[in-house]
Context: one part of a larger RNA
Molecule: small-subunit ribosomal RNA, central domain
Organism: metagenome
RNA sequence: CUGGGCGUAAAGCGCGCGUAGGCGGCUUGGUCAGUCAGAUGUGAAAUCCCCGGGCUUAACCUGGGAACUGCAUUUGAUACUGCUAGGCUAGAGUAUGGUAGAGUGAAGUGGAAUUCCAGGUGUAGCGGUGAAAUGCGUAGAUAUCUGGAGGAACAUCAGUGGCGAAGGCGACUUUCUGGACAGAAACUGACGCUGAGGCGCGAAGGCGUGGGGAGCAAACAGGAUUAGAUACCCUGGUAGUCCACGCUGUAAACGAUGGAUACUAGGUGUAGGGGGUGUCGACUCCCCCUGUGCCGCAGCUAACGCAAUAAGUAUCCCACCUGGGGAGUACGACCGCAAGGUUGAAACUC
Numbered sequence: 001c002u003g004g005g006c007g008u009a010a011a012g013c014g015c016g017c018g019u020a021g022g023c024g025g026c027u028u029g030g031u032c033a034g035u036c037a038g039a040u041g042u043g044a045a046a047u048c049c050c051c052g053g054g055c056u057u058a059a060c061c062u063g064g065g066a067a068c069u070g071c072a073u074u075u076g077a078u079a080c081u082g083c084u085a086g087g088c089u090a091g092a093g094u095a096u097g098g099u100a101g102a103g104u105g106a107a108g109u110g111g112a113a114u115u116c117c118a119g120g121u122g123u124a125g126c127g128g129u130g131a132a133a134u135g136c137g138u139a140g141a142u143a144u145c146u147g148g149a150g151g152a153a154c155a156u157c158a159g160u161g162g163c164g165a166a167g168g169c170g171a172c173u174u175u176c177u178g179g180a181c182a183g184a185a186a187c188u189g190a191c192g193c194u195g196a197g198g199c200g201c202g203a204a205g206g207c208g209u210g211g212g213g214a215g216c217a218a219a220c221a222g223g224a225u226u227a228g229a230u231a232c233c234c235u236g237g238u239a240g241u242c243c244a245c246g247c248u249g250u251a252a253a254c255g256a257u258g259g260a261u262a263c264u265a266g267g268u269g270u271a272g273g274g275g276g277u278g279u280c281g282a283c284u285c286c287c288c289c290u291g292u293g294c295c296g297c298a299g300c301u302a303a304c305g306c307a308a309u310a311a312g313u314a315u316c317c318c319a320c321c322u323g324g325g326g327a328g329u330a331c332g333a334c335c336g337c338a339a340g341g342u343u344g345a346a347a348c349u350c
Base pairs, nucleotide, nucleotide: 004321005320007304008303012318014201015200016199017198021194022193023192025088026087027086028085029084030083031082033081034080035077036076037075038074039073040072041071042070049065050064051063052062053061054060091191092188093187094186096183098181099180103177105175106174107173108172109171110154115149116148117147118146119145120144121143125136126135162169163168205248206247207246208245209244210243211242215241216240220236221235222234223233258317259316260315261314262313263312266295267294268293269292270291271290272289273288274287275286276285278283299306300305323350324349325348332343333342334341335340
């Protein structure tokens, strides 16, 4: 250097944007760098290989040949790759009129419910459990009615429904804003794909400062259970959960399946858009594109299974793996307020 892999055996970065690099559509001309062919020079000798010779053989020594797969110069070839000049529109993108959507940020509004406060009615229980007790209640609870306060979450609709790169997003209204899709075809003319470093986003939890605090609830306290019970069950309850700004940067961050492109039987749902036929219309039937499910052939797979949303058939680029434990540890470095994170061994042992 080549060769094997990565759904579940070790292995796809949590996700994106993008630098260098790698790779790159159709076509014409030029060039001849890569590439290919010929020639010349060189590639010391020995060694290796082939055919011989010499020591009784062999090792060893030795003659000739081949080889030294390389380099340089030169003469050609021009399909492919590169470079260069030009053209094209099928990739990519822009403009145009539409569509669907819990996509994002900000502001405002609403009703149900829980809790608390005040008042009315009312009287002895309430609550809780497998059964109880702690707890609350004659200082009037629970229940019920009226009024008020405050915080958080948004029932039904709701759907293997939708949107988003992922994390994720669900009351309503206004507003700022990103993306997607089908149609028509006007414009640009390869502007593309991937992406080491880098930069950004990133659930929950945790941290800092300042607010807020209804419910829930680590820690904690009490009651039970139990041989014990630092638990499961019950009564309470503080951080936290919520908001603003900043930090942390991790998850079974999962489809345990990186991204892009093309191709490869069918069947059946569902969501968005478009076209056609019939109809007064609602709507029905057929077809196309995009997304999302289920089943299933070929093929693949160790099997399970996957199967046009591939784990099939191919091309390009990146990440990662190399026995179990030690260990995602130690040390060092970088990041962090800290907690810790990222990178990441070895001895030893089986």